[in-house]
Context: one part of a larger RNA
RNA sequence: GGAUGAACGCCGGCGGCGUGCUUAACACAUGCAAGUCGAACGAUGAACCAGGUGCUUGCACUUGGGGAUUAGUGGCGAACGGGUGAGUAACACGUGAGUAACCUGCCCCUGACUCUGGGAUAAGCCCGGGAAACUGGGUCUAAUACCGGAUAUGACUGUCCACCGCAUGGUGGGUGGUUGAAAGAUUUAUCGGUGAGGGAUGGACUCGCGGCCUAUCAGCUUGUUGGUGAGGUAAUGGCUCACCAAGGCGACGACGGGUAGCCGGCCUGAGAGGGUGACCGGCCACACUGGGACUGAGACACGGCCCAGACUCCUACGGGAGGCAGCAGUGGGGAAUAUUGCACAAUGGGCGAAAGCCUGAUGCAGCGACGCCGCGUGAGGGAUGACGGCCUUCGGGUUGUAAACCUCUUUCAGUAGGGAAGAAGCGAAAGUGACGGUACCUGCAGAAGAAGCGCCGGCUAACUACGUGCCAGCAGCCGCGGUAAUACGUAGGGCGCAAGCGUUAUCC
Numbered sequence: 001g002g003a004u005g006a007a008c009g010c011c012g013g014c015g016g017c018g019u020g021c022u023u024a025a026c027a028c029a030u031g032c033a034a035g036u037c038g039a040a041c042g043a044u045g046a047a048c049c050a051g052g053u054g055c056u057u058g059c060a061c062u063u064g065g066g067g068a069u070u071a072g073u074g075g076c077g078a079a080c081g082g083g084u085g086a087g088u089a090a091c092a093c094g095u096g097a098g099u100a101a102c103c104u105g106c107c108c109c110u111g112a113c114u115c116u117g118g119g120a121u122a123a124g125c126c127c128g129g130g131a132a133a134c135u136g137g138g139u140c141u142a143a144u145a146c147c148g149g150a151u152a153u154g155a156c157u158g159u160c161c162a163c164c165g166c167a168u169g170g171u172g173g174g175u176g177g178u179u180g181a182a183a184g185a186u187u188u189a190u191c192g193g194u195g196a197g198g199g200a201u202g203g204a205c206u207c208g209c210g211g212c213c214u215a216u217c218a219g220c221u222u223g224u225u226g227g228u229g230a231g232g233u234a235a236u237g238g239c240u241c242a243c244c245a246a247g248g249c250g251a252c253g254a255c256g257g258g259u260a261g262c263c264g265g266c267c268u269g270a271g272a273g274g275g276u277g278a279c280c281g282g283c284c285a286c287a288c289u290g291g292g293a294c295u296g297a298g299a300c301a302c303g304g305c306c307c308a309g310a311c312u313c314c315u316a317c318g319g320g321a322g323g324c325a326g327c328a329g330u331g332g333g334g335a336a337u338a339u340u341g342c343a344c345a346a347u348g349g350g351c352g353a354a355a356g357c358c359u360g361a362u363g364c365a366g367c368g369a370c371g372c373c374g375c376g377u378g379a380g381g382g383a384u385g386a387c388g389g390c391c392u393u394c395g396g397g398u399u400g401u402a403a404a405c406c407u408c409u410u411u412c413a414g415u416a417g418g419g420a421a422g423a424a425g426c427g428a429a430a431g432u433g434a435c436g437g438u439a440c441c442u443g444c445a446g447a448a449g450a451a452g453c454g455c456c457g458g459c460u461a462a463c464u465a466c467g468u469g470c471c472a473g474c475a476g477c478c479g480c481g482g483u484a485a486u487a488c489g490u491a492g493g494g495c496g497c498a499a500g501c502g503u504u505a506u507c508c
Base pairs, nucleotide, nucleotide: 001508002507003506004505006504007503008502009501010500013375014374015373016372017371018370019368020367021333026331027330028329030328031327032326035076036075037074040073041072043070048065049064050063051062052061053060054059055058083286084285085284093210094209095208096207097206098205099204102203103202107199108198109197110196112194113193114192115149116148117147118146124139125138126137127136128135129134154179155178156177157176158175159174160173161172162171163170164169184191185190186189212258213257214256219249220248221247224246225245226244227243228242229241230240231239261283262282263281264280265276266275267274268273288309289308290307291306292305311322312321313320314319339365341364342363343362347361348359349358350357351356378408379407380406381405388399389398390397391396412449414444415443416442417441418440422435425432426431452497453496454495455494456493457478458477459476463492464491465490466489467488473480474479
């Protein structure tokens, strides 16, 4: 000098764009953050329409239609999106390869099929138990829920043929055995369902290389290293198990200890390098602490389940409920970090045929000079160089064209009127913008409302007077102060930067 997610002191006009718990992965009141589909299903049956009866002639009852609404069964989603950085020195990450050892819902392409039966169950009704959370029994019923049978290119297994490869081996075809599918809905045009092959996307595993400190850690290891067989997995593999062998790693630093999420990047530097990993993007890990599996295409699952533990809450003492490292917000810690805001209008996501519903993702607004950038606090003229202040050799000098005064202008702020794009979307149409009466445009008034902070001995731009008298104090280093201090304090003047200026901390 540059830089910062900064903090502190003094000061503070406006706007745009960013950015804001670095500390206690401390504890959390309250609200919201994941639902949706009635075009899968039984049920429920509002408004409204028509008929009938009673009659106090506009109300009641009843029948039929109608279908709003939704608790339940069922489907899809909830594994995305959002948060955090605790753990992790590891194939976690980066980069480059491999899988002839693998999986992939929704989506796209190709071609084939969608035949025939059955038994339940929730909701409902009835009877209970419990303070509650919740739950038991009986009975009725539906399905794209569940279970059989048929057929099938498939799978497994035996056999034959052809071709190919980097080893294990792979691909295609024929034939025999075993085994495996399907679901319907509605406005009639579609949307679905099943099995097969391919694609796309996403994931899983393996390997080469690379990136911290410590030897005041020198030896480490028994599923350890390898083999055979078996189990397990989507899949290879000591991943697990039985048996067998005695191996495997290490000064090219094993093992141990400390620290740490990694990268694209960011800061600095001419570069080499050094430091760093906040915001944004990719990957990983975690979700009160520890463990476990279930469901599913996908989880060992932040707002799912079970067990144990700590903590908090309710209780009728028998038993239950909870998990903000989602968005706001509270307490605490701290030098220190924001609103319990608006909207789904846009972008994107889930569901749905769609309308639409949900969405603290997101879009916006609020707060903070926290950062960067832009603008303003007026412009021109104006000397008898006014008054005042300060200094003085008492002549004057300086503040200083500065002010007054004259002539102008009106950015920003203020006020009044007009007023968007973002909507190429959605909807049959009418209509539909959170931001927002915002940006922007026009008019009006009046210089009107808007300057501070640090420094002035040398380094280092900027000097005098008074006070003080090794005191009070200053200080980044050298050093100032003991009676004329340009170094302390105040004043005048000056220098520097400027809505900021200084200080502290950290990095280069």